RNAcentral holds the full RNA, with entries from SILVA. This is a predicted structure of a 351-nucleotide part of an RNA (small-subunit ribosomal RNA, central domain) from a metagenome. The prediction has a mean pLDDT of 89. Rfam family: Bacterial small subunit ribosomal RNA.
Context: one part of a larger RNA
C1' cells in the first nucleotide's frame, strides 16, 4: 500500500457557494483515442521455470531452435462499452404563468407591562434576605401605598411534539426594501447536470479596537455567612460584560455527535403547507395526491443499543476524515490576527 471503516468504539470538515477535477439522461451517425482480435518487430545475457546431464546426493554446475520476460514499437481490423464530432429528443435541470404559508434577511416608526431611578402626597418602624443569620437599606423617614416623570433592556399570553433559515439562528405591532420554499395546470429551454481540492462568503457565546448607551442581570472584585478550611455553593454590593454604530475575531456537545446527489425497498398513526375527487345548497365528515415535519414498526442492516421511504437498508457518483493509548491538538516551521489566539500539525520517551 491494497483494504476496512466514520450515529455511540479512531473517524463527516460549523454552514454555503462555486474554479480546477472526477462522475453523469434517451435515440442515432460517424471516428477509433481508450477497449477488444489477428500478424510482425522487439524485449541482451545471467536469474526464474521445465527437461536433460555432471560432481556418491543435495546445494551447485553446464546445456536446450524449450517456456517465460505479464511491455514497448508498428501493421491489419472490430465498432459493443467510454471517448469525439454531428444530428435529434424530454423524463434531469431551469424559465416562464397562477394561487400558497412563514419568528427567513434588512431599514424605520411605534406599543404595552414590568424593573430600577427622580419629584410629589399617604403613612410609621421597620424593610430585605436565609436552612438559620448576618454584611446591607430605613427616624437625614425606608418598605408599604397613590400620583407623575425619566431611562434602558426584553418582548408574558399566543406558544405547539408547530412554522422559517445553507447552517450559526430567528418570536411585540406597524410599513418599506429583499431572499429562498411549496402545489396546480399547461408552455418553453433541451442534459444546460451532480460532486467540488484550493479560493470566497457566512458564522452562537465569550473575547478585542473606537465611539456611544448602561434599567436589570452580572465574571473579577469587596464584605456577610457556611466550614477543620470555604480563594465555593448561600446571602448584601458591584465592575467589565450584557445593549446599540463601525470594524476585527472565526471557536463549540457550531449535535441528528449520522457529508451532498439520485434510484429503489411493507405498513399504521400524528401534525404543518397546497392540490384532486365523491357528495352536499354549503360546510363538517370520506378517499387520493405532492411537500414538510413527528411517533411506532416490516424486510434489511447492526458488536448492541437501535436505525428503518427524513436508513444507520440496497446501489451509484464525488468531497472530507480515520489507523492502540499516552507524548499532543503540545512543540517547531509556516501562515493569519491589534491581542487573546486560530488554521496546519510532529518525534524522542513510555504502555
Nucleotide at each position: 500500500c491494497u483494504g476496512g471503516g466514520u450515529g455511540u468504539a479512531a473517524a463527516g470538515g460549523g454552514a454555503g457557494u462555486g474554479u480546477a477535477g472526477g462522475c453523469g439522461g434517451a435515440u442515432u451517425u460517424g471516428c477509433a483515442a481508450g477497449u477488444c482480435a489477428g500478424a510482425g518487430g522487439u524485449g541482451a545475457a545471467a536469474u526464474g521455470c521445465c527437461c536433460a546431464u555432471g560432481c556418491c546426493u543435495a546445494a551447485c554446475a553446464u546445456g536446450g531452435u524449450g517456456c517465460c520476460c505479464u511491455g514497448c514499437c508498428u501493421u491489419u481490423g472490430a465498432a459493443a462499452c467510454u471517448g469525439c464530432a454531428g444530428a435529434c429528443c424530454u423524463u434531469g435541470a431551469g424559465u416562464g404563468u397562477u394561487g400558497g404559508a412563514g419568528a427567513g434577511g434588512g431599514u424605520a416608526a411605534c406599543g404595552g407591562a414590568a424593573u430600577u431611578c427622580c419629584a410629589g402626597g399617604u403613612g410609621u418602624a421597620g424593610c430585605g434576605g436565609u436552612g438559620g443569620a448576618a454584611u446591607g437599606c430605613g427616624u437625614a423617614g425606608a418598605u408599604a401605598u397613590c400620583u407623575g416623570g425619566a431611562a434602558g433592556a426584553a418582548c408574558a399570553c399566543c406558544a405547539a411534539u408547530a412554522g422559517c433559515g445553507a447552517a450559526g439562528g430567528c418570536g411585540g405591532u406597524u410599513a418599506c426594501c429583499u431572499g429562498g420554499c411549496c402545489a396546480a395546470a399547461c408552455a418553453c429551454u433541451g442534459a444546460c447536470g451532480c460532486u467540488g481540492a484550493g479560493g470566497c462568503u457566512c458564522g452562537a457565546a465569550a473575547g478585542c479596537u473606537g465611539g456611544g448607551g448602561g434599567a436589570g442581570c452580572a465574571a473579577g472584585c469587596a464584605g456577610g455567612a457556611u466550614u477543620a478550611g470555604a480563594u465555593a455553593c448561600c446571602c448584601u454590593g458591584g465592575u467589565a460584560g450584557u445593549c446599540c454604530c463601525a470594524g476585527c475575531c472565526c471557536u463549540a456537545a457550531a449535535c441528528g455527535a449520522u457529508g451532498g446527489a439520485u434510484a429503489c425497498u411493507a405498513g399504521g398513526u400524528g401534525c404543518a403547507g397546497g392540490g384532486g375527487g365523491a357528495g352536499u345548497u354549503a360546510a363538517c365528515c370520506c378517499c387520493c395526491u405532492c411537500u414538510g415535519u413527528g411517533c411506532c414498526g416490516a424486510a434489511g442492516c447492526u458488536a448492541a443499543c437501535g436505525c428503518a421511504u427524513u436508513a444507520a437498508g440496497u446501489a451509484u457518483c464525488c468531497c472530507a476524515c480515520c489507523u492502540g493509548g499516552g507524548g499532543a491538538g503540545u512543540a517547531c516551521g509556516g501562515u493569519c490576527g491589534c491581542a487573546a489566539g486560530g488554521c496546519u500539525g510532529a518525534a524522542a520517551c513510555u504502555c